[in-house]
Context: one part of a larger RNA
RNA sequence: GGCCUGAGGUGAAUGCCUAGGCGCCAGAAGGCGAUGAAGGACGUGGUUACCUGCGAUAAGCCACGGCGAGGGGGAAGCACCCUUUGACCCGUGGAUCUCCGAAUGGGGAAACCCAAUAAUCUUGAGAUUAAUGCAUAGUCUUAAGAGGCCAUACCCGGUGAAGUGAAACAUCUCAGUAACCGGAGGAAAAGAAAGCGAAUGCGAUUCCGUUAGUAGUGGCGAGCGAACGCGGACCAGCCCAAACCAUUCCGGCUUGCCGGAGUGGGGUUGUGGGACCACAACAUGCGAAGUCAAAUCCGAGGAUGAACCGGGUGGAAAACCGGACCAGAGAGGGUGAAAGUCCCGUCUACCAACGAGGAGGCAUAGCUAGUGGCACCCGAGUAACACGGGAUAAGUGGAACCCUGUGUGAAUCUGCGCGAACCAUCGCGUAAGGCUAAAUACUACCUGGCGACCGAUAGUGAACCAGUACCGUGAGGGAAAGGUGAAAAGUACCCCUGGAAGGGGAGUGAAAAGUACCUGAAACCCCAGGCCU
Numbered sequence: 001g002g003c004c005u006g007a008g009g010u011g012a013a014u015g016c017c018u019a020g021g022c023g024c025c026a027g028a029a030g031g032c033g034a035u036g037a038a039g040g041a042c043g044u045g046g047u048u049a050c051c052u053g054c055g056a057u058a059a060g061c062c063a064c065g066g067c068g069a070g071g072g073g074g075a076a077g078c079a080c081c082c083u084u085u086g087a088c089c090c091g092u093g094g095a096u097c098u099c100c101g102a103a104u105g106g107g108g109a110a111a112c113c114c115a116a117u118a119a120u121c122u123u124g125a126g127a128u129u130a131a132u133g134c135a136u137a138g139u140c141u142u143a144a145g146a147g148g149c150c151a152u153a154c155c156c157g158g159u160g161a162a163g164u165g166a167a168a169c170a171u172c173u174c175a176g177u178a179a180c181c182g183g184a185g186g187a188a189a190a191g192a193a194a195g196c197g198a199a200u201g202c203g204a205u206u207c208c209g210u211u212a213g214u215a216g217u218g219g220c221g222a223g224c225g226a227a228c229g230c231g232g233a234c235c236a237g238c239c240c241a242a243a244c245c246a247u248u249c250c251g252g253c254u255u256g257c258c259g260g261a262g263u264g265g266g267g268u269u270g271u272g273g274g275a276c277c278a279c280a281a282c283a284u285g286c287g288a289a290g291u292c293a294a295a296u297c298c299g300a301g302g303a304u305g306a307a308c309c310g311g312g313u314g315g316a317a318a319a320c321c322g323g324a325c326c327a328g329a330g331a332g333g334g335u336g337a338a339a340g341u342c343c344c345g346u347c348u349a350c351c352a353a354c355g356a357g358g359a360g361g362c363a364u365a366g367c368u369a370g371u372g373g374c375a376c377c378c379g380a381g382u383a384a385c386a387c388g389g390g391a392u393a394a395g396u397g398g399a400a401c402c403c404u405g406u407g408u409g410a411a412u413c414u415g416c417g418c419g420a421a422c423c424a425u426c427g428c429g430u431a432a433g434g435c436u437a438a439a440u441a442c443u444a445c446c447u448g449g450c451g452a453c454c455g456a457u458a459g460u461g462a463a464c465c466a467g468u469a470c471c472g473u474g475a476g477g478g479a480a481a482g483g484u485g486a487a488a489a490g491u492a493c494c495c496c497u498g499g500a501a502g503g504g505g506a507g508u509g510a511a512a513a514g515u516a517c518c519u520g521a522a523a524c525c526c527c528a529g530g531c532c533u
Base pairs, nucleotide, nucleotide: 001532002531003530004529005528006527008525009524015518016483017482020454021453022451023450024449025448026447027446029443030442031149032148039100040099041098042055043054044053046078047077050074051073061094062093063092064091065090066089070082071081072080105114106113107112120146121145122144123143124142125141126140127139128138154185155183156182157181158180159179165172169219195202196201206233207232208231209230210229216224217223237435238434239433240379244265245264246263247262248261249260250259251258252257253256270413272378273377274376276373277372278371279370285367286366292360297357301351302350308323309322310321311320324341325340326330332344333343334342384408385407386406387405388404389403390402415430416429417428418427419426470477471476490517493505494504495503496502
């Protein structure tokens, strides 16, 4: 020096565990904000660095409801208090709530400075009033509303790519996707046919299955890709404008008419409807999506809640043995090992001042009839057409229908649009105003449940004081780090020593497991022994 064995050290794997994650389901909820949000800064405790709570009334104040013996948060100690005159805790409502932040009196390097009651915008009302005569803009006053945050989700609208595919690439595709902007709701959007398309026709919208990878479209390449119909989910229909009547104000003039603006009645349709005039009739049923008492339901929380003992082993019994019991409860968790009957619960049946929602009730609005005449009304810079685009599964094509930037520019039911160029016949509908639940989409937050999901290099980046430490001018990037024991019983006392280091005794404990703490592999280091050189 090598190999082997043994005993240690170091080290942290492994095993077991779970306080945290991940996914899904159901219910509930789907917002908060100028009455100042979200998020922060700074304070606040007898002692207080941090976290949590709270706000100069500052780990709290008041009231009500619940509970019933302890309490003064995590978190000990010391000191001092509160509490059956009901504390603490839980729930509901209220009070307080510094400063910053939309931040809103002005400024600003957020949490500060200067001031003194005050931002800005929109809408309504009123006053005042330029160039400029009437006016208008503007200005002022006043009332109401808005602004910002978020759930990186879902919805509607606007703007709108490229990597890619086409085995290159330009039309095309990716894709009206991503991204950005605006807006809203708990859903949104759409919606009661100027529809479909040829049936013996159907009868608002939305969503699912199918039709169907069909018909089509397509450098007929890559690709893109319907509809009718059928089967389901859910079902709900309504209101204006106009004609006509009445009326208020303003204007005009022929002084009782016309025009304009408004209000009330009337009216709302496609077997066309309505107005007006005449005649007839005076009934029947339907009924809200609006509103609202009690009772009822839900609900934060609370309360009730069956049944087991003994023996030996053990540190400890719930395991084992023996004999019992309950069960509308043998879900689950805890307890010194493995408990239906020890504890918390579970099952069953209950309760509440205040608060919230739903169901339900009542009433109302509203709707629901005939015949004839007349020819007044039935949504205009609209329909249609031309040009340029877009959108329809469809790339201009034979290309309809729908939307519209520019231009031209109708008709009022003997009207008008559509049925895939266009025309005829025959059908279908009634544009140019508006509202509308459900079936559908999503899940940040709340409650409950579940898992052939993870178990600390896994599972969230984060089980732990983590979006922290740390890095970066910044946008941004972004860790590591869990486990004594049943219980601190966390080693009194003695000794060695420079000793709050470490160790030896002693003691605790089932065991030192001794806070560098469960188990404690390997690499690596040392020691001892054997063998070899």
A computed fold for a 533-nucleotide part of an RNA from a marine eukaryotic metagenome, annotated as large-subunit ribosomal RNA, domain I. The RNAcentral record of the full RNA draws on MGnify. It matches the Rfam family "Bacterial large subunit ribosomal RNA".